[in-house]
């Protein structure tokens, strides 16, 4: 950085798709290790269990435990005993005391932090920058001043008592750092007085005088002292409030708002404030988007990008909001409080049914949801937090561990040597190639892993203290041992072969692969890429300049509003001056940290992490003054006014006019008129049409008339008058920027249409009839109503087009035309110049091209409108407008990979021009009708083998099917084979005979090798196996060959030039030719394949040569070579000569000469290519198939069938003929002949037979040429015609039954010139006549050749067919046998409407009114204070009131789901009906 995809190709427009990066991901296959991170995006769904906020006994009174001491009670063991006891004094216990410890309660501090989540919120919520002269701040720090003296209670506790429990109730006792007075007190607060300084509006600060009000608590310690307490000031920290700017989508949400906006006065708050209340006023917000609806936590940042941007807001950090849903306050420095309280709702649990309890969006964990996200772990060791004087306690914050390839980073799965290039695999042209130094094998190493030993930092603070953890790390040992997959391989895009499959199975991101040779499916081998991962999927950015600020467009691709006026807005002429808002510069504050970038460090590296520096933006100050803005002054060129002229279908109203159509009346007049491609409907004997005269009425205004005029556009056309708008020219008197554009808005706005009322001649939707047609609801014809006309209203759209918005300036020319001015000069013109309009051509420039080009689509500026793939669709819904028709605005689902513009080459056209051809025409003879032959189709069959299929298959392959051929069928046989190569071995093979058999074959008998350089070879048999064989398939896998357009004149190339390019030019044009033949011209100049010529033949002559030819010799022989002829070489013809025409050309026409004249006639010769044309059955050949058969052999049959259809021929239908005879055989040419041609002669009516001369052929034979000539027949199914059939023969052949040819006699069919249609031929041709040859044993009406006789006609190119060139249109390119439209039918999909039904949201009105704050209230109760002792102040309960959540009712609104039915839309392989469009598409 680009690439693929629209086309036959091209350029452009334009969409779709791909390659890149990223992720809190998910899924599939696979999985060695470590480090660092990350891990419910869904149900703010519900939660079992455990833990997550406590702490202080140095605030307090108790209670309890242990111990000490003292006193009492008590009296054990032991000792002693006179057995009565004594002594002893333990345990236990009571009281007091002291010490240590525990802690339910009162009290203090903390539970407002930390942790979670993102539901709500479009907002001062957040970000950024300011402000508070309108505020608060516990703990902490500093300063300062204090702490005197009293009082009354209450938990705990005790007793009684209620309750299942939770939890209480009553009475009684008690303490405090709990509570309350009093004293003292200020720089605090309040009120009053006077003063100074400052300021930002209210004001702030300082000093001062007077009066009033308000504090306190103790604890530890031997003590020092320490920790606390109170008032005040200051700081720090944390908050509260206000403001500027920024912050998503929708106008199919345009108006919103009554505490709403403001004021005065109150209340309330820490504080300002409609925050709340009473009163007063009527404001406030909004197109610079209010309100409403939808969506959403915001940011630092993250991803991407060259950037500008776009997307995003996990983890980390800042802020906000929330804590089951809704409401509320209390406490407190701080909350309207996640693990507090009250109430209401839903849910769950307990219950003795009376009543209670609960809130994981803390950490784990469970269920559920989901494609998807972890352990009910360890520790307070570190960091931090709460409490405490401290020890310490608590801490699911945090530090760690576990699980997960979820991500990033690092490492490994070995290294070196090793060619017999092993085996195996794959492939093969069978030679090989490849896997591949890969393996084996040899020599090493030890990262990771495993085992053993040692063993941290993290610990601060002298010591002690480590969850992680016996972890990291180090050392040693062992052993290549334990560690590679995934995707892809048609192009994009790196990487190819084989097999299988056969539009099947499947693939696919786009284009697209797959229908028998698939690099695209599946598998294998090989290869490419990445790698502990690899792919897929989803999302975002990029590529996409495909929303274009950077950085796009609007004539024809999507896109200029139908036009004007004009509001807001945007933009705006010259000069001077001021200002400093924009602008520029400098300094400075801020831009938290983290991130990012640069540099330097730490973990072995890296990821990770530490340090230093750096950025936008916003604020403040200073400076500058060019430009923009603003203020003032001024100018005239933009704009406007005045004056003088001027052209015009500009508009409106009124009047007038003639021509024409139609109708009416009257006259003349008679049978038609009218209409069409042709007709008919229609009109007319009741008198039409035609014609004459008169009249009526409506509409439109011929000629002039012109890419002429006017108008903003739509539009405007007879003449006159009136009213009226605008333009242009000249002048330069006046104003002095007054201008341009213009969202909304207003006005105008063709035709058709609508309403009301008129009018209606002509024309004419609808309608009717007649035609046409397969049909014809059309085109054509005859009629005909709305309408067209007028008036007044409406509609508001058009291909309203120059498909080109308005304005201004600039940028070569040429030539017309309309209206003015000036100049020169005239009799008039002409001419020069200038302004305004309107056309054409054209340069630069622009453009994808076409084209535009001073009337720009050029160069610039300003403003408006509009576009962003095609279809769905200008549709649906909604809104607005309209009487309606409808208009304006204007989507989505779904679907396609295109749709499109311009130009190019072809092809095509019921487009045009030119030209040619037996193409038509003019002629001649035919085919199509008959019979026969032959080929084909069809049918039949055991088989009727196969191929050929418009021209260009069909007397074609087949130049010849009785067997063979033969490929087909039936039956009988063979299996290394009928044929080829290799081959151990053998020596025969073969022939003859016999038997069996239909034969192939089998058996038996007889006979029995050759050559040789002596190595061997030939020939034959032959086991086993490699292989043979195939007329089996594919001509759409091929070679070769062939047909056809077409013997048409075309098809191309090199260089140059033009074009962005496909391409063009040359090759077109003017002539000419049979011809791209030649000449001339020309950005072309040349060349090639074709044309022509060279070749063969024929026509003339010369010359040479004469045997088998010829003959001037009567014949033969012989001779000769003049002639005929034969076959070699030459000559000849070239528009060469003359004339005319033509352009001084090419050439044409005429003529001369000549055997021949304009290519003399004929042949061979077939350009580039087209038809997937024909042929796998001539041959060759890839692949597939078959292998006791799809091969091979044999016998017989079939290819010869026969209701029929077609093609090609033959013979006829007769007198231009038939027949007979004759012609001393009337006259040819070209061929063939040895397995052959065969003469003479004889036999036979004949076919033929016998015969065998001659001849390998200018010698002999086939060989007779036939039409012709002479007679006869006399128009008939015949003396025409000969089919068919019968009989008898001949020939070939192993064999003529199926199934040959010929002869003789007899038989004697159809047929009397052929419908529609159609073929050939232009001169030695058609027509007609015979002859020969190939194939071949035999078989020709076919085919290929040969000669004889020998015509007619061509005016001409309008038409049919084919072709060539130029041009034009095209939506065709498989190329008109093309493309393509709509209904209907069927299937599927999404969607609109729909009687309704169901659900959600946000408000509104009313009812009810919990908790609770506030207000009121004396019903009840009441410790501290006062009191004269009654009471009071104050407080509480209760009650009442305002507000008030949930709830209820109601009607609207909005969104969604669903619905009988219904509407259109889209898609679908070959459905039906027509043929609307593309060519003049057949009616543009």
């Nucleotide at each position: 950085a680009g690439a693929g995809u629209u086309u036959g190709a091209u350029c452009c427009u334009g969409g779709c798709u791909c390659a890149g990066g990223a992720c809190g991901g998910a899924c599939g296959c696979u999985g060695g290790c470590g480090g660092c991170g990350c891990g419910c995006c869904u149900a703010a769904c519900a939660c079992a269990u455990g833990c997550a906020a406590g702490u202080c006994g140095a605030g307090c009174g108790g209670a309890g435990u242990u111990u000490u001491u003292a006193a009492g009670u008590g009296g054990a063991a032991g000792c002693u005993u006179u057995c009565g006891g004594g002594u002893g004094g333990a345990a236990a216990u009571u009281u007091a005391u002291a010490a240590a410890c525990u802690u339910a309660g009162c009290g203090g501090c903390g539970g407002a932090c930390g942790g979670g989540u993102g539901a709500g919120u479009a907002a001062c919520a957040c970000g950024u920058g300011a402000g508070c002269a309108a505020c608060c701040u516990a703990c902490c720090u500093c300063u300062u001043a204090g702490a005197g003296g009293g009082g009354g209670a209450u938990a705990a506790c005790g007793u009684u008592u209620g309750g299942a429990a939770a939890c209480g109730a009553a009475c009684g006792c008690u303490a405090a750092u709990a509570c309350c007075g009093c004293a003292u007190a200020a720089u605090a607060c309040c009120g009053g007085g006077a003063c100074a300084u400052c300021a930002c509006a209210u004001g702030a600060u300082g000093a001062u005088c007077c009066g009033g009000u308000c504090a306190a608590a103790g604890g530890a310690g031997c003590a020092a002292u320490c920790c606390g307490c109170u008032g005040a000031g200051a700081g720090a920290u944390g908050g509260g409030c206000u403001c500027g700017c920024g912050u998503c989508c929708g106008a199919u949400u345009a108006g919103a708002u009554a505490g709403u906006u403001g004021g005065c006065g109150g209340g309330g708050u820490a504080a300002c404030g409609g925050c709340c209340c009473a009163c007063c006023a009527a404001g406030u917000c909004g197109a610079c988007g209010a309100u409403c609806g939808g969506u959403a936590g915001c940011c630092g940042g993250a991803c991407u990008g060259a950037g500008a941007g776009g997307u995003u807001g996990a983890u980390c950090g800042g802020c906000c909001a929330c804590a089951u849903u809704g409401g509320g306050a209390c406490u407190g420095a701080g909350a309207c409080a996640c693990g507090g309280c009250c109430c209401a709702g839903a849910c769950u649990c307990c219950u003795a049914c009376g009543g209670g309890a609960g809130g994981c969006a803390g950490c784990a964990g469970u269920g559920g949801g989901g494609g998807a996200u972890a352990u009910u772990g360890c520790a307070c060791a570190a960091u931090g937090g709460a409490g405490g004087a401290a020890a310490c306690u608590c801490u699911g914050a945090u530090g760690c561990a576990g699980c997960g390839a979820c991500g990033c980073c690092g490492c490994g799965u070995g290294a070196g040597g090793g060619a017999a290039g092993a085996c195996g695999g794959u492939u093969u042209u069978c030679g090989g190639a490849u896997u591949g130094u890969a393996a084996a094998c040899c020599u090493c190493u030890g990262u990771c892993u495993u085992c053993a030993g040692g063993g941290a930092c993290g610990a601060a603070c002298a010591a002690a203290u480590g969850a992680c953890g016996g972890u990291a790390c180090c050392u040693g040992a062992g052993g290549a041992g334990g560690a590679a997959g995934c995707u892809c391989c048609g192009g994009c895009u790196a990487a190819c072969u084989a097999c299988g499959u056969g539009c099947c199975a499947g693939c696919a991101g786009c284009c697209g692969c797959g229908g028998u040779a698939a690099u695209a499916c599946g598998u294998a081998g090989g290869g490419a890429g990445c790698a502990a991962g690899c792919g897929u999927u989803g999302u975002c950015c990029g590529g996409a300049a495909u929303u274009a600020c950077u950085g796009g467009g609007u004539g024809u691709a999507a896109a200029g509003g139908g036009a004007g006026c004009g509001u807001a807005g945007g933009c705006g002429g010259g000069a001077a001056u001021g200002u400093a808002a924009g602008u520029u510069g400098a300094a400075u504050g801020u831009c938290a940290a983290a991130u990012c970038u640069a540099c330097c460090g730490g973990c072995u590296c890296a990821a990770c992490u530490g340090g230093u520096a750096g950025u936008c933006g916003c604020g403040u100050u200073c400076a500058a003054a060019a430009c923009u803005g603003c203020g003032u002054u001024u100018c005239u060129u933009g704009a406007g006014u005045g004056a003088a002229g001027u052209a015009g279908a500009g508009g409106c109203a009124g009047g007038c006019g003639g021509a024409a159509u139609u109708c009416c009346u009257a006259g003349u007049g008679u049978a038609g008129c009218g209409g069409u491609g042709a007709a008919a409907u229609g009109c007319g004997u009741a008198g039409a049409u035609a014609u004459u005269a008169g009249g009526a009425g409506g509409a439109a205004c011929a000629c002039c008339a012109g890419u002429g005029g006017c108008g903003a556009a739509g539009g405007c056309g007879g003449c006159c008058u009136g009213c009226u708008g605008g333009g242009c020219u000249u002048u330069u008197a006046c104003u002095g920027a007054c201008g341009c554009u213009g969202a909304g808005g207003c006005u105008c706005g063709a035709a058709a249409g609508u309403g009301u009322g008129g009018g209606u001649a002509g024309c004419a939707a609808a309608c009717a009839g007649g035609a046409u047609u397969a049909g014809a609801u059309a085109c054509c014809c005859u009629g005909g109503u709305a309408g067209u006309c007028c008036a007044c209203a409406c509609u508001g759209u058009a291909a309203a087009c120059g498909a080109u918005g308005a304005u201004u300036a600039c940028u070569a020319g040429g030539u017309g035309u309309g209206g003015g001015g000036g100049g020169u000069c005239u009799g008039a013109c002409c001419c020069c110049u200038u302004c305004c309009g309107u056309g054409c051509c054209g340069g630069a420039g622009u453009u994808a091209a076409c084209a535009c080009a001073a009337u720009a689509a050029g160069u610039a500026a300003u403003c408006c409108a509009c576009c962003u793939g095609g279809g769905g669709a200008g549709u649906a819904c909604g809104a607005c407008c309209g009487c309606a028709a409808g208009g304006u605005u204007g989507a989505a689902a779904c679907u396609c990979a295109a749709a499109g513009g311009a130009a190019u080459u072809g092809a095509c056209g019921g487009g045009g021009g030119c030209c040619c051809g037996c193409a038509c025409a003019a002629g001649c003879a035919g085919u199509g009708g008959a019979g026969u032959a032959u080929g084909u189709g069809g049918u039949u069959u055991a088989a009727u083998u196969c191929g050929a299929a418009g021209c260009a298959a069909c007397g074609c392959g087949a130049a010849g099917a009785a067997c063979c051929u033969u490929a087909c069928c039936a039956g009988g046989u063979c299996u290394u084979g009928a044929c080829a190569u290799c081959g151990a071995g053998u020596g025969a093979c073969g022939a003859g005979c016999a038997u069996a058999g239909a034969g192939a074959u089998a058996u038996g008998c007889u006979u029995u090798c050759c050559c040789u350089u002596c190595g061997g070879g030939g020939c034959a048999c032959g086991a086993a196996g490699a292989c043979a064989g195939g007329u089996g398939g594919u001509g759409c896998a091929u070679g070769g060959u062939u047909g056809u357009c077409g013997u048409c004149a075309g098809c191309u190339c090199g260089u140059g030039u033009c074009g962005u390019g496909a391409g063009a030019u040359g090759u077109u044009g003017g002539g000419u030719u049979a011809a791209g033949u030649c000449c001339c011209g020309c950005a072309a100049c040349g060349a090639g394949c074709g044309c022509a010529a060279c070749c063969c033949u024929u026509a003339u002559g010369u010359u040479u040569a004469g045997u088998u030819g010829c003959u001037a010799c009567g014949c033969a022989a012989g001779a000769g070579c003049a002639c005929u002829c034969u076959a070699g070489a030459c000559a000849g013809a070239c528009u060469g000569c003359c004339g005319u025409u033509g352009a001084c050309a090419a050439a044409a026409c005429g003529g001369a000469g000549g055997a021949a004249g304009g290519u003399g006639g004929g042949g061979a010769u077939g350009a580039c290519g087209u038809c997937a044309a024909a042929u796998c059955a001539u041959c060759a050949u890839g692949c597939c198939c078959u292998u006791u058969a799809u091969g091979a052999c044999c016998u017989g049959g079939g290819c010869u069938a026969c209701a029929c259809a077609c093609g090609u021929a033959c013979u006829a239908c007769a007198a231009u003929g038939g027949c007979c005879a004759u012609c001393a055989a009337a006259c040819a040419g070209a061929g063939g002949g040895a397995u052959g041609c065969a003469a003479a002669a004889c036999c036979g009516u004949g076919a033929g037979g016998u015969g065998g001369a001659g001849c390998g052929a200018a010698c002999c034979c086939c060989u007779a040429a036939a039409a012709g000539c002479c007679g006869u027949c006399c128009c008939a199914g015949u003396u025409c015609a000969g089919a068919u059939c019968g009989u008898g023969g001949g020939c070939u052949g192993c064999a003529a039954c199926c199934c040959g040819c010929c002869c003789a006699c007899g038989u004697g069919a159809a047929g009397u010139c052929g419908g529609a249609a159609u073929c050939g031929c232009u001169a030695g041709u058609a027509a007609u006549c015979g002859c020969g040859g190939a194939u071949c044993a035999g078989c020709a009406u076919g085919c290929c050749g040969c000669g004889g006789u020998g015509a007619a006609u061509a005016c001409g190119u309008u038409c049919c067919c084919g072709g060539g060139c130029c041009u034009u249109g095209u939506a065709c390119a498989c190329a008109c046998c093309g493309c393509c439209c709509g209904u209907c039918a069927c299937a599927c999909c999404a969607u609109g409407a729909g009687a309704g039904u169901c659900g959600g949201g946000a408000a509104c009105a009313c009812c009810c009114g919990a908790a609770g704050c506030c207000c009121g209230u004396a019903g009840c109760c009441u410790a501290a204070c006062c009191u004269a002792a009654c009471g009071g102040a104050g407080g509480g309960c209760g009650c009442g009131g305002u507000c008030g959540a949930a709830g209820g009712u109601g009607g609207g609104u909005u969104c969604g789901a669903u619905a009988a039915u219904u509407g259109g839309g889209g898609u679908g392989a070959a459905g039906u009906c027509g043929u609307a469009a593309c060519a003049a598409g057949g009616u543009a």

Small-subunit ribosomal RNA from a metagenome, 1484 nucleotides, folded computationally. Its Rfam family is "Bacterial small subunit ribosomal RNA". RNAcentral holds the sequence, with entries from SILVA. Its mean pLDDT, the model's own confidence on a scale to 100, is 84.